[in-house]
Background
A computed fold for a 121-nucleotide RNA from uncultured Nocardioides sp., annotated as SAM riboswitch aptamer (S box leader). The coordinates come from a structure-prediction model, not an experiment, and the mean pLDDT is 79. NCBI's taxonomy places the organism under Bacteria, Bacillati, Actinomycetota, Nocardioidaceae, Nocardioides.

RNA sequence: CUCAUCCAGAGGGACAGAGGGAAACGGCCCGUCGAAGUCCCGGCAACCGCCGCGCAGGUCCAUCGACCUGGCGGACAUGGUGCCAAUUCCGUCCGGUGCGAAGGUCGCCCGGAGAGAUGAG
Numbered sequence: 001c002u003c004a005u006c007c008a009g010a011g012g013g014a015c016a017g018a019g020g021g022a023a024a025c026g027g028c029c030c031g032u033c034g035a036a037g038u039c040c041c042g043g044c045a046a047c048c049g050c051c052g053c054g055c056a057g058g059u060c061c062a063u064c065g066a067c068c069u070g071g072c073g074g075a076c077a078u079g080g081u082g083c084c085a086a087u088u089c090c091g092u093c094c095g096g097u098g099c100g101a102a103g104g105u106c107g108c109c110c111g112g113a114g115a116g117a118u119g120a121g
Stems, first nucleotide, its partner, number of pairs: 001121006011041005019030003024092004042084003047080002049076001050074004055070006088115001093112004098108003
């Protein structure tokens, strides 16, 4: 940089000692009934990997068949990551014959963008 996903799911212990929820601002939360961090154990998930298919397409092949790409399924546990409060905690920018007496402001709802996270390349 490209692509995919992000309203599901899954926590105990030891050390530690005041912060944490990416950054800024605002909100709202978590935290001395112990935050961050490190370690141990446990778990979740199904991105890669693995296994299966009496699915599709393709390549090779005389045949048997092999392989590639995609789809569907398994949850493998001895693989590589990731994750285990709250939607990525929520908002910020743009939009809407949207809802609220609703034109402005405001609140809510919906869609998108941006940013971020994780994976694969």